[in-house]
Context: one part of a larger RNA
RNA sequence: UUGGGCUUAAAGCGCGUGUAGGCGGCCAAGUAAGUGUCUUGUGAAAUCCCUAGGCUCAACCUAGGAACUGCUCGGCAUACUGCUUGGCUUGAGGUCGGUAGAGGUGACUGGAACUCUAGGUGGAGCGGUGAAAUGCGUAGAUAUCUAGAGGAACGCCGGAGGCGAAAGCGGGUCACUGGGCCGAUUCUGACGCUGAGACGCGAAAGCGUGGGUAGCAAACAGGAUUAGAUACCCUGGUAGUCCACGCCGUAAACGAUGCACACUAGGCUCGGGGACCUCUGACGGUAUCCGGGCCGGAGCAAAAGCGAUAAGUGUGCCGCCUGGGGAGUACGGCCGCAAGGCUAAAACUC
Numbered sequence: 001u002u003g004g005g006c007u008u009a010a011a012g013c014g015c016g017u018g019u020a021g022g023c024g025g026c027c028a029a030g031u032a033a034g035u036g037u038c039u040u041g042u043g044a045a046a047u048c049c050c051u052a053g054g055c056u057c058a059a060c061c062u063a064g065g066a067a068c069u070g071c072u073c074g075g076c077a078u079a080c081u082g083c084u085u086g087g088c089u090u091g092a093g094g095u096c097g098g099u100a101g102a103g104g105u106g107a108c109u110g111g112a113a114c115u116c117u118a119g120g121u122g123g124a125g126c127g128g129u130g131a132a133a134u135g136c137g138u139a140g141a142u143a144u145c146u147a148g149a150g151g152a153a154c155g156c157c158g159g160a161g162g163c164g165a166a167a168g169c170g171g172g173u174c175a176c177u178g179g180g181c182c183g184a185u186u187c188u189g190a191c192g193c194u195g196a197g198a199c200g201c202g203a204a205a206g207c208g209u210g211g212g213u214a215g216c217a218a219a220c221a222g223g224a225u226u227a228g229a230u231a232c233c234c235u236g237g238u239a240g241u242c243c244a245c246g247c248c249g250u251a252a253a254c255g256a257u258g259c260a261c262a263c264u265a266g267g268c269u270c271g272g273g274g275a276c277c278u279c280u281g282a283c284g285g286u287a288u289c290c291g292g293g294c295c296g297g298a299g300c301a302a303a304a305g306c307g308a309u310a311a312g313u314g315u316g317c318c319g320c321c322u323g324g325g326g327a328g329u330a331c332g333g334c335c336g337c338a339a340g341g342c343u344a345a346a347a348c349u350c
Stems, first nucleotide, its partner, number of pairs: 004321003007304002012318001014201004021194003025088007033081002035077004041071002049065006091191001092188003095184005103177007110154001114150008125136002162169002206247006215241002220236004258317006266295008275286003299306002323350003332343004
C1' cells in the first nucleotide's frame, strides 16, 4: 500500500533488443460487449436507518417503510471505449539524392620516446633525495655517435569539438560493416509507444588455456624516515598491464536525473545540413531542421538549483522507495572454475 514520492533527504534496473501485457492518430458506417437509463425476478429473517406504537422513561420490544449500493430478464440511447468493415496521411517505416564523424571488426603500415644488444669516442663517476643510502660503474658505467632488436602507447592538430544505447572510441592506409542527420515533386498506410519475464552488450580488477613482456608496477626484497613505519620517499621487482579464445557481470556503470510524445519567453555560442537575400563572391544577413554547451523568464523546488537537452505543464508504459543499525548480511534457490554475483529476511537494538 496513497489524491505520496524517486538530482542532492529512502528510491531510475549499467545499457540495449524484444515476448506477454498495458496504452494508442484522423474520417465514416455497422454492432451494442463495456457505459447510461427504464424495467422483470431475486437480494431470508434479525441487525443498521426513518416513522408510529408498547413496557412510568430508557435500554429493550412490536408494526410499517426505507435500505440491502449486488446478481439477473427484457426494452431504449450511442457521446466515449471495445469489436467488424471501408477510407485518410500528419505518427512510424521504406525509396531516391546528398553529408559529418576517435561508431565497430580485420589486415597492413609510420615516426617520436623508451629499454636491451653490438661497435666507436671518452675516462670516473652515475643515479637518487628534504638530506642520504641501498643500486650501477675501471670486467669502462653515466654522457655522446652509429647499427640492430623488441614491446607498448599514439605528441602537435585537439576544441566548451565529434561518434556511439551504454560500457566506451584518438598516428596513417585499405577492406568489410552499424547507426545518425539534411533534402525530395517519392512509396506503404497506424505498421506505433512502453516493456514483467527472456536474450544480448557491458570499464577496471580478477579467473582458465596458449602466447608476449619495452615501460610501468600490487605482492615481495633492500635502503631511508620514525618511538615504531608491515606506509608515505628511494633502489630493485613478480603477477598484471599487451594478444587470441573462453569465463566473470561488478562500479561514484553519474546528468547520482528511466523511455516515448506533445505543449510552454528570450539571449549568446559550438558542430552537421539544405534554402533564400546581397549583380558575383570570401564574408555577412534572414528564417529553418538535427545535435553539443552557457545564461536566463514564467513555472517548479526545502533550498542549492532546474529552466525547450526541465527538475515546468500534461499523457502512456516500465523500474524503484517506505526510519537508523543488524544487512545488501544469514538461510534457501539460481549462476560461476574460483573469486564471488543475483534474489533476499528475522531475532535483537536505538
Molecule: small-subunit ribosomal RNA, central domain
Organism: marine sediment metagenome